[in-house]
Context: one part of a larger RNA
Order: sequence, then structure tokens, then C1' cells
RNA sequence: UGACGGGGGCCCGCACAAGCGGAGGAACAUGUGGUUUAAUUCGAUGAUACGCGAGGAACCUUACCCGGGCUUAAAUUGCGCUGGCUUUUACCGGAAACGGUAUUUUCUUCGGACCAGCGUGAAGGUGCUGCAUGGUUGUCGUCAGCUCGUGCCGUGAGGUGUCGGCUUAAGUGCCAUAACGAGCGCAACCCUUAUCUUUAGUUACUACCAGUUUUGCUGAGGACUCUAAAGAGACUGCCGUCGUAAGAUGCGAGGAAGGUGGGGAUGACGUCAAAUCAGCACGGCCCUUACGUCCGGGGCUACACACGUGUUACAAUGGGGAGCACAGCAGGUUGCUACACGGCGACGUGAUGCCAAUCCGUAAAACUCCUCUCAGUUCGGAUCGAAGUCUGCAACCCGACUUCGUGAAGCUGGAUUCGCUAGUAAUCGCGCAUCAGCCACGGCGCGGUGAAUACGUUCCCGGGCCU
Repeated sequence: UGACGGGGGCCCGCACAAGCGGAGGAACAUGUGGUUUAAUUCGAUGAUACGCGAGGAACCUUACCCGGGCUUAAAUUGCGCUGGCUUUUACCGGAAACGGUAUUUUCUUCGGACCAGCGUGAAGGUGCUGCAUGGUUGUCGUCAGCUCGUGCCGUGAGGUGUCGGCUUAAGUGCCAUAACGAGCGCAACCCUUAUCUUUAGUUACUACCAGUUUUGCUGAGGACUCUAAAGAGACUGCCGUCGUAAGAUGCGAGGAAGGUGGGGAUGACGUCAAAUCAGCACGGCCCUUACGUCCGGGGCUACACACGUGUUACAAUGGGGAGCACAGCAGGUUGCUACACGGCGACGUGAUGCCAAUCCGUAAAACUCCUCUCAGUUCGGAUCGAAGUCUGCAACCCGACUUCGUGAAGCUGGAUUCGCUAGUAAUCGCGCAUCAGCCACGGCGCGGUGAAUACGUUCCCGGGCCU
């Protein structure tokens, strides 16, 4: 100077408390450990690994294993030599890769272009080291801190400033002051959302007028909604109370919004020799008829078990049947598909519109009526059997979906533990990326319905300041 203390003081945070809903028990999905295996590729391991890299493992991917091939090599080129190939088609062996045989056939300024073979120089490596590194990332933490110049103090390490009082979400400010200033952070500037105005009306909209065939469908309109550009608006600005000030407070005003309005992006100096050599780059080391590379098949999907994260339930605030209403974000030409027909259905066949504010796609919970009457049930749907559909060279290992049958565990879960303070939790569906298809119950978004509670800071955890 720091760090630490079951030392002290002050303060904060879903940290506790007050509440709501979960996990831990069941089945399944998924990741991990372990075990097994020819291989179950590799990495990630308290918080900060474990629905993580992977925003798509049947082949490919793929790095692993077994087997079969190649050796200037899959690709990109420099130089030298040789050749005429390139291209087309067929056959043989083969699981394919590959190997072999035959056939066809260029341009030319004769230098060559182009291609192949040989030799040679480069190659190639998801091999090792993240404790040699760059770059990027997690975390403390969106916590309020971390420093510098000059001055002053101290022999010096260093201190002061940055401390103290009040205040703030904040080292945010005010006052005080051997300090005076400044920088990186905070805040603001950025995006989005909530209100209004102006401009502009097509593919969006439809109040008044007209047409009628049900529908903004048509004429028409520029009001409204909306779209997308520019502005306005919120600043404790005004009022009351408290205060020296900064500021605090008021079911005060006005206002769509009130004291950071809500949300996002934005992550200081640094910490953990934190993570990543397998995204990429790169030093060193290692392999070079193999640790390179191509192909077929298998594996990454194994299964006495253990853990994490989820989905579905255990029911009546519910299950089933019928009727019926209301979104938003997005996506679409190898695509989204209206409509008609066939099929119980997944889907198939035909056909129409749309490169889309034009065409496409049923929101569900909710609401109304009927039924079930507390039961392992008309709850629950695992598992298994059968028959199918679709994608794709190909669904055996190892896809999703449909129909019929089957109908397991499970009657609210021990110790313990997690999330959340408002349009939040809970609950309901919809969309997208990846993608032929999909193991998505995951991830990222979107809207619908919509709570309870916070006395307070003694205690648990983490953090800040002073001592």
C1' cells in the first nucleotide's frame, strides 16, 4: 500500500423478509459424469461447465473405429522435360473410391493456348502446447470506481487530491478543504416504445357522396387508422412544505407521459497464468507411401447407475363434444400456396395468385351450451403391436408425422434449492434462424389474458465507502 477478520460505522442489490410459481418424487426429451465399446471424436468442470461450442450427427457433416485405395497428393501455383490431350460414349473388376480396356476429337500467328504425365520447389495435418501468443469471450459488474499533471507533505515506500458534512441510481452534485485542475468510467448524445403536429397517400385506410353483387369491391376522398421522414414534448420547468445549497417531499397543478417515463445497445483500470491453437490467425515442437488424403460400412444415438436443464402430468379454476370472437413479430420462386376433388388422417392430384403493405397462411387460452361427478377415472399419456404418409441415392442400426388398438409410472413430491417487484410473475398460442427431412419439449423473438407482496434491514449471500 493492499487483502482478510465469526472488528466497528454508513449504504446498496429479488440478498433476506412479505408473496406467487417452480425444481428435488413420476414418465419422457436433452446435456454431462461413469461404465461399456473396434470407436463410443474433441473441447467446456464451483459461482463463471452440464438444451454449452452444436442456429439441425441417417450418408455428407466427422475430426473417431474397421476395411479398401492414392503418394506433388482434394485444391492453388513456379521451373524443367515429355506428350496430345481437353471432350464424348461404352465395357470389365469392385461396396465405392479406384484400377483397366476401347472409342471419339481442338485452336494455332507453329512461339504457344489448354490439358495430362514425370521430376523438382512450394504442400497438407481438427497432431501437441490457450502455461509462448494475436483476436474474441465469460466473470466480479452497468458495481462506482480506476488514475494522471503540477503543487504540498514524508528520509523513503507512499500520502494528499479521491478525506469530512449533506445529497444522489452514480467519485451525481453542494458545502467545506494544501490542494488546483484533468483523463478513463457515471450521465447525456444512439435505437426502440408511449402523445401530438407537419409533409406524403399506394399495395394501406374509408367519415361524408354515388354505384350494388355479400366484400373498400368500384368511382371518389386525404378526414381517421396506418406507413416513414422531419419536428414538438419532461427540464424538479411551475406551486406548497423542509433545507445555507445540492436536493428531498406532496392521491399538488398542468400533461399522453413526472422526477433516470419503460426497454435495449453501450461493460473503466483490472481480477481469475479463467475459456478458446477445433472458427480464424500465429511462434515453437512433431508426422510426410502418413498423425496427409479419397471411399464403403460402423460410431458420435451404447446403458447396472449418478447429476444438471427442460417437457408432460398427477385433474373439476379440470377432461371431452358442439358453437363462436379478438393479435403481433416475421417468412415466401428449387418458395408460400387460395380453391376444387380424393383420403378418417398424415397427405396426394389438379389448379390460381404472389419476387408480395397487393397473393399465401384457422391464433390459442377466453366466451356460450351440453356431458363427465372424484374414480388410477371420459385424469394421465409412456411403452408396445398393426397399417400408412412424406422427405431423401438410402429411414435396419438411426427420421418426423398420421390412423386404429394397447394403456405403464404418476393422487402434488424428504433434506434442500431456483426465478420473479408490473404489463412483471403465472398462463395461452404464433413466428423465425439452422434445415431435403428432422429426433425443437431447445434457442431467439412476438403478441393475448393478467396477479400477489415488499413491515423492514436483525439475520444468510454478494458488493461499495470510511475506520

Predicted 3D model of a 467-nucleotide part of an RNA (small-subunit ribosomal RNA, 3' major domain) from an uncultured bacterium. Rfam family: Bacterial small subunit ribosomal RNA. Gene Ontology terms of the family: structural constituent of ribosome and ribosome.